[in-house]
RNA sequence: GCAGAGUAGAUUUUGCGCGUUAAGUGUAUCAGGAUGGGAUGUCGCCUGAUAACGAAAAGGCCCUUGGCCUUGCGGUGCAAAGUCGCGUCCGCUGC
Numbered sequence: 001g002c003a004g005a006g007u008a009g010a011u012u013u014u015g016c017g018c019g020u021u022a023a024g025u026g027u028a029u030c031a032g033g034a035u036g037g038g039a040u041g042u043c044g045c046c047u048g049a050u051a052a053c054g055a056a057a058a059g060g061c062c063c064u065u066g067g068c069c070u071u072g073c074g075g076u077g078c079a080a081a082g083u084c085g086c087g088u089c090c091g092c093u094g095c
Base pairs, nucleotide, nucleotide: 001095002094003093004092009084010083011082012081013080014079015078016077017076018074019073020072027051028050029049030048031047032046033045037090038089039088040087041086057071058070059069060068061067062066
């Protein structure tokens, strides 16, 4: 000098759950936090508070104030696998 790997996380599939008596998800504002090995940082990510908004149920069974099963539904949670995946400086690997 050239090439490359790796974060936060995104997405797809599968599995197991949760909700369907509406939690969760999504949105806005504020505060905080974590972000390749180091430093720094973000328009990306996470958490909390507040606010507004807001949903898809159907069928069956039982020992029927209730419970369970099946098929759905939810911008639903977790896990595994696949794919994708740091701006700057330094570092790392190969040549």
A computed fold for a 95-nucleotide RNA from uncultured Christensenella sp., annotated as THF (Tetrahydrofolate) riboswitch aptamer. Model confidence (mean pLDDT): 82 of 100. Its Rfam family is "THF (Tetrahydrofolate) riboswitch aptamer". Rfam describes the family as follows. Tetrahydrofolate (THF) riboswitch was first reported for Ames et al. as an RNA motif in 5' untranslated (5'-UTR)regions of folate transport and biosynthesis genes in Firmicutes genomes. The RNAcentral record of the sequence draws on MGnify.